[in-house]
Molecule: RNase P RNA; transfer RNA
Organism: Clostridia bacterium
RNA sequence: UUGGCAGAUUGGACGGUCGCGGGCACAAGGAGCAAUCCUGUGCGUGAGGAAAGUCCGAGCUCCGCAGGGCAGGGUGCAAGGUAACCCCUUGUGAAGGCAACUUCAAGGAAAGUGCAACAGAAAUAUACCGCCAAAGCUUUUUGGUAAGGGUGAAAUGGUGAGGUAAGAGCUCACCCACAGUCUGGCGACUGGCUUGUGAUGUAAACCCCACUCGGAGCAACACCUGAUUAGGAGGCAAAGCUUGCCCGGCAUCUCCGUGGAAGGUGGCUAGAGCCUUGCAGUGAUGCAAGGUUUAGAUAGAUGAUCGUCUUAAAUGACAGAACUCGGCUUACAGAUCUGCCAUAUUU
RNA sequence: GUAUGCGUAGCUCAGUAGGAUAGAGCAACUGCCUCCUAAGCAGUAGGUCCCCAGUUCAAUUCUGGGCGCGUACA
Numbered sequence: 001u002u003g004g005c006a007g008a009u010u011g012g013a014c015g016g017u018c019g020c021g022g023g024c025a026c027a028a029g030g031a032g033c034a035a036u037c038c039u040g041u042g043c044g045u046g047a048g049g050a051a052a053g054u055c056c057g058a059g060c061u062c063c064g065c066a067g068g069g070c071a072g073g074g075u076g077c078a079a080g081g082u083a084a085c086c087c088c089u090u091g092u093g094a095a096g097g098c099a100a101c102u103u104c105a106a107g108g109a110a111a112g113u114g115c116a117a118c119a120g121a122a123a124u125a126u127a128c129c130g131c132c133a134a135a136g137c138u139u140u141u142u143g144g145u146a147a148g149g150g151u152g153a154a155a156u157g158g159u160g161a162g163g164u165a166a167g168a169g170c171u172c173a174c175c176c177a178c179a180g181u182c183u184g185g186c187g188a189c190u191g192g193c194u195u196g197u198g199a200u201g202u203a204a205a206c207c208c209c210a211c212u213c214g215g216a217g218c219a220a221c222a223c224c225u226g227a228u229u230a231g232g233a234g235g236c237a238a239a240g241c242u243u244g245c246c247c248g249g250c251a252u253c254u255c256c257g258u259g260g261a262a263g264g265u266g267g268c269u270a271g272a273g274c275c276u277u278g279c280a281g282u283g284a285u286g287c288a289a290g291g292u293u294u295a296g297a298u299a300g301a302u303g304a305u306c307g308u309c310u311u312a313a314a315u316g317a318c319a320g321a322a323c324u325c326g327g328c329u330u331a332c333a334g335a336u337c338u339g340c341c342a343u344a345u346u347u
Numbered sequence: 348g349u350a351u352g353c354g355u356a357g358c359u360c361a362g363u364a365g366g367a368u369a370g371a372g373c374a375a376c377u378g379c380c381u382c383c384u385a386a387g388c389a390g391u392a393g394g395u396c397c398c399c400a401g402u403u404c405a406a407u408u409c410u411g412g413g414c415g416c417g418u419a420c421a
Base pairs, nucleotide, nucleotide: 001344002342003341004340005339006338007337008336009335010334012309013308014307015306016305017304018303020046021045023043024042025041026040028039029038030037031036048318052329053328055327056326057325058324059323060217061216062215063214072213073212074211075210076209077091078090079089080088081087092106093104094103095102096101107208108207112206113205114202115201116200128149129148130145131144132143133142134141135140157175158174159173160172161171162170176198177197178196179194180193181192182191184189221266222265223264224263231256232255233254234253240250241249242248273292274291275290276289277288278287279286280285348420349419350418351417352416353415354414357373358372359371360370366404375391376390377389378388379387397413398412399411400410401409
C1' cells in the first nucleotide's frame, strides 16, 4: 500500500420571521348544571439511535393472595454480572478461517415409544449376487457367512495381523466411542489407567431430567361531577286527580340515598437517569465523590421559510414520542476515530 | 396504543403430528360437435407453497427473523 478482523462516535451548528403543543408569571374576562376548561401579553421550552418490531425481562396498577398437586408454557455447557432476563461478560467444548477473529436451541438416543419416503435382499432387522460346507449332480435344495459386489443420507465401530471349511471383536495391536477410576481445575472440562462394553440417526417428534412461570394490562387503574332512575323519611299552606264534601291516597315539594350514560382531572414523566474523575475487577459490572437534568399530546404539537458558518455534500439515509425503564432484533445515505491480522504487494 | 390471527395456480379453497410428480372447482388455451355461438365431450398449460436463515438424509409442514393483510378492545 492492498485486503481483512474487532470496537466506538456522528446522523450539521447558530440566528431571524410566521405558525402549532405544553410550562411559568401577570392581567382581567368568557364557556359549562357542575367537575373543570378556554382566551390575551411576556419569558424560556418541544423526537430518535433506532422513538420501529412488540420478541424477551422488569417497574407500576387492578383482579387476587399465587402454600402444595395436576395440566400447560419457557429455558438448557460452566462460573460470574444484573432489579430481572430467551440479556451481558469471561472461560470450556465443537465447527470455520493462514491469521486477527467468528459462529453454535451446546442436557439425555446407554429409560421407553414413534418415524426413517424412493432405491435396495434387508432400515434395526435381514442372505439378492458372491464365498464355504453337505445333499443332489441337468436346473437346484439345505445350512453357515456381513470379508467382497450392488442400493441408499445412513448397512452391524476403523486399519493391520492371526485364525477359519469360508468368515466374523472370534483373538491380538493401535485408533474411536461409552462406562469405571485417578491427576489438575470452584466448574464446564482436561490428561492418564483398566479382568469392562461395542450400542445407527432423529428430542427445532412424543418423551425423560434439572431449573423456572398466577392472570390481565395505562384503552390498566384512582378520584370528581352527575343525564336518567329503584327505594325510604318529612311536609302537604294554595292549586291538580281520586265521588259532591271531609279524612286518607296519588301527584307535587324538601332531605337521605341506589345506580353510573356522557364529560372532566389525575396516572404522565427525576428515571434501577446522564456525564466526569478515582478505586476494585481479566471483564460484564460495582462502590465513592462532584456535576447535571422542564416533550408530555388525547383525534393527537414538534412545521414552513430566509440568512451566516462548517463541510466532499447539508434539499438529500432509516425514520415520528403516546405510562416508564433494561435488553434483543430489524432499517439506515454519507462521514470520522482507535486497536489488531495477513500464505498479499513494495522498500 | 395493547392483544391476536392469516398468507398454497388468475379467483375460491383442500393438503400436511416431515418423504405424493403439491391437488379440486371456476376461469384460460387447443381440438371435436354446430351453418355460427352457447352448452356438452376430449385434452393441455399454469406454482419463488409470501421472503431469508436454521434443524434434519429430506421442510409447503418444525424453529427463529423479516414483509404484507386482517380482527378485537374506548